This is a predicted structure of a 686-nucleotide part of an RNA (large-subunit ribosomal RNA, domain II) from a bacterium.
RNAcentral holds the full RNA, with entries from ENA.
Its mean pLDDT, the model's own confidence on a scale to 100, is 83.
Context: one part of a larger RNA
RNA sequence: UCCGGCGAGUUAUCCUUGUCAGCGCAAGGUUAAGGAGUUCAGCUCCGGAGCCGUAGCGAAAGCGAGUCCUAACCGGGCGUGAAGUUGACAGGGGUAGACCCGAAACUGAGUGAUCUAACCAUGGCCAGGGUGAAGCAGGUGUAACAACCUGUGGAGGCCCGAACCGGUGUAAGUUGAAAAUUGCUCGGAUGAGCUGUGGUUAGGGGUGAAAGGCCAAUCAAACUCAGAGAUAGCUGGUUCUCCUCGAAAUCGCUUUAGGGCGAGCCUCGGAUGGUUAGUAUUGGUGGUAAAGCACUGAUUGGACUAGGGGCCUUACCAGGUUACCGAACCCAGUCAAACUCUGAAUGCCAAUACUCAAAAUCCGGGAGUGAGACAGUGGGGGAUAAGCUUCAUUGUCGAAAGGGAAACAGCCCAGACCAUCAGCUAAGGUCCCCAAAUGGAUGCUAAGUGGAAAAGGUUGUUAGAGAAGCCAGACAGCUAGGAUGUUGGCUUAGAAGCAGCCAUUCAUUUAAAGAGUGCGUAAUAGCUCACUAGCCGAUUUUUCCAGCGCCGACAAUUCAACGGGGCUGAAGCAUCCUACCGAAGCUAUGGAUCAGUCUUCGGACUGAUGGUAGAGGAGCGUUCUACAGUAGGUUGAAGGUCGACCGGUAAGGACGACUGGACGAGGUAGAAGUGAGUAUGCCGGA
Numbered sequence: 001u002c003c004g005g006c007g008a009g010u011u012a013u014c015c016u017u018g019u020c021a022g023c024g025c026a027a028g029g030u031u032a033a034g035g036a037g038u039u040c041a042g043c044u045c046c047g048g049a050g051c052c053g054u055a056g057c058g059a060a061a062g063c064g065a066g067u068c069c070u071a072a073c074c075g076g077g078c079g080u081g082a083a084g085u086u087g088a089c090a091g092g093g094g095u096a097g098a099c100c101c102g103a104a105a106c107u108g109a110g111u112g113a114u115c116u117a118a119c120c121a122u123g124g125c126c127a128g129g130g131u132g133a134a135g136c137a138g139g140u141g142u143a144a145c146a147a148c149c150u151g152u153g154g155a156g157g158c159c160c161g162a163a164c165c166g167g168u169g170u171a172a173g174u175u176g177a178a179a180a181u182u183g184c185u186c187g188g189a190u191g192a193g194c195u196g197u198g199g200u201u202a203g204g205g206g207u208g209a210a211a212g213g214c215c216a217a218u219c220a221a222a223c224u225c226a227g228a229g230a231u232a233g234c235u236g237g238u239u240c241u242c243c244u245c246g247a248a249a250u251c252g253c254u255u256u257a258g259g260g261c262g263a264g265c266c267u268c269g270g271a272u273g274g275u276u277a278g279u280a281u282u283g284g285u286g287g288u289a290a291a292g293c294a295c296u297g298a299u300u301g302g303a304c305u306a307g308g309g310g311c312c313u314u315a316c317c318a319g320g321u322u323a324c325c326g327a328a329c330c331c332a333g334u335c336a337a338a339c340u341c342u343g344a345a346u347g348c349c350a351a352u353a354c355u356c357a358a359a360a361u362c363c364g365g366g367a368g369u370g371a372g373a374c375a376g377u378g379g380g381g382g383a384u385a386a387g388c389u390u391c392a393u394u395g396u397c398g399a400a401a402g403g404g405a406a407a408c409a410g411c412c413c414a415g416a417c418c419a420u421c422a423g424c425u426a427a428g429g430u431c432c433c434c435a436a437a438u439g440g441a442u443g444c445u446a447a448g449u450g451g452a453a454a455a456g457g458u459u460g461u462u463a464g465a466g467a468a469g470c471c472a473g474a475c476a477g478c479u480a481g482g483a484u485g486u487u488g489g490c491u492u493a494g495a496a497g498c499a500g501c502c503a504u505u506c507a508u509u510u511a512a513a514g515a516g517u518g519c520g521u522a523a524u525a526g527c528u529c530a531c532u533a534g535c536c537g538a539u540u541u542u543u544c545c546a547g548c549g550c551c552g553a554c555a556a557u558u559c560a561a562c563g564g565g566g567c568u569g570a571a572g573c574a575u576c577c578u579a580c581c582g583a584a585g586c587u588a589u590g591g592a593u594c595a596g597u598c599u600u601c602g603g604a605c606u607g608a609u610g611g612u613a614g615a616g617g618a619g620c621g622u623u624c625u626a627c628a629g630u631a632g633g634u635u636g637a638a639g640g641u642c643g644a645c646c647g648g649u650a651a652g653g654a655c656g657a658c659u660g661g662a663c664g665a666g667g668u669a670g671a672a673g674u675g676a677g678u679a680u681g682c683c684g685g686a
Stems, first nucleotide, its partner, number of pairs: 001686006011096010024085002028052003034046005056063002066078004099237002102234001106227006117201009126191001128160003131156001135152006164188003169184004203219001205215003240619006250263005264369002266366007275359001277355009290342001291340002296336003300332003307325002309322004372397010402413003417591004422587003428581003431565003437578001439577006450567001456551003460548003464544006477535005483508003488502003514529001518527002592609007620675001622672006632663001639659005646653001
């Protein structure tokens, strides 16, 4: 991993709701314990205690179709007008393990120190080598000691190093040779040493040179059994089919937030009977968007002016002045979620009409949901970030398949009852991949823009609107001039158009020429410009706006930012037109089911039939029981294998062949240990 078998809403009791179309009885219904009988897990008959109903109201006394509150006959609350009860079955709830499996733990009673920790008793073991303490002896030495030297001696948690005990580093091993080892290396090795045998200490306890270590491969509380099916708002799993409807991820509260309770939304039954919805009209409601500045605040400039500051003046009081600040008022210009003199569109509340039958409300049974996601729009938070977060509103997904978007839950189109080798369309497309136009008309783009991006830039190109100059000659180019007072004055070492400062930057000759536009010199010089004439001969300069382009443009595996090929009077962009393709949409034909209406009860017509959680309905199959010792069966039962055949919408049911070797359908009822693919399910096999 596969195959086979087993494997999860049960049972008891109480309550509650429904059904019993034709259950029983009925203003009543019913027995419980117990007893008697019997053909004895049963049935029949007694048994009226008790329970429910038949009257309510009040806290109660109590009164009673009424009663309570009250002074009340004001009013109001609850009643009075519709039958119950017993049983069976079904849905749900309570109590019980209560759909199944699953803790870590807690408590009790016991079993363990053959592992290991410590201790007790009694034994055993430590090759060899080294060092050489005290003491002692002799000598030297001292007044005597001390001290020293040479021997002797043999101490030590001494040294080196086997056995023995350990386990430092590293490598191997890691489904190992081994559930802790092996190789090399390393520590201790007369000691707080190692070790044999026997014994003691026990689970909130022991033991511990202390690591929460060890207490039998188990230790922040051992193991075994029991309480015990502990509890698990948590995870996983929960077994046949078809039909009808079909959610929620919100609000409030919650030691509550991944759980609940109530409401909302779904379903089933009953009741009401058009009450619901959409659109139109009419009448209301409101303070948003926008706008505005009339209020509240914010805010720029100006004018004006209290007050304040500076300066002058002044014994004080006062006064003068100011390129300072500046309330209020005025003029002009702005801003606001918590501003409004105003004020929509939508929305909401009604009435009336129309449309369609799509709906709504109430009562009762059953739920699920209470993690939502993205997209558009209006907001808050954030950074006018996030596939971010939080509200509102609409849609889709959730629970929705199909077509488009290359691929792509949430985008666009569109909602799959079944069948068909029929047709028309939607979004989107029509050169090839790839179904359909190498379609038509007019422009634009040259960037492969299309087929990623900003501020900013653009004498790319197209179209438009202006403003200027100009045949009395423009713009560009070429030729020539560009002078004089004067080196203006000042400053300066110098300052001569051109370091800097000043200025009534003036005047003269002129076609024109600045007390000088730039380069240049130490200063001059020199080159040039403004300005003028000539040559030339018709357009030139500039502003704005729009379309499509261009630059800006830098990322990690070649192309890799059109899905690809490839595309340039497009197969790109803009505007217009025609045709076609294109879906499970719509139509056509046949069939099925559901609902409503009608019915001559044959059926007809209209509409509907995606679906998770979930509600409701109808069935298939398995085992057993009754009828029943059934029909059938060795001329072959059940079971098994195979089947392209038959019938059924499906679960499934027949039939045939082979196998098998003794049982056993089908029907009508009843009862359940009643359906397997998932639970890291359990057992067995491969």